[in-house]
RNA sequence: GCGUAUCAAGGGCAAACCCAUCGAAAGGUGGGGACGCAAAGCUUCCGGGCUAAAGGCUCCAGGUGAGCCCACGCCAGCGGGGUUGCCGGC
Repeated sequence: GCGUAUCAAGGGCAAACCCAUCGAAAGGUGGGGACGCAAAGCUUCCGGGCUAAAGGCUCCAGGUGAGCCCACGCCAGCGGGGUUGCCGGC
């Protein structure tokens, strides 16, 4: 320097589900738990997905009502990009 594939050891992370907690929700965080993961470390720059409180529009005799739209909320364990990196190996 490479780190596409193969490979040793020691380790690392932790899906579903359960409990607690924050949140309108999606989802986050902590504990338990392991489906998987070689960047399942970090980062919303691009695409994609989830939610729709506030807001907008419509409906309705009424509302603490209903429907539709919408991210300024999320997902890095959906993909791409960026960035950092342990051990062995080459």

The RNA shown here (c-di-GMP-I riboswitch aptamer) has 90 nucleotides and comes from a Gammaproteobacteria bacterium. The coordinates come from a structure-prediction model, not an experiment, and the mean pLDDT is 84. It was read from a public genome assembly, where an Rfam model found it.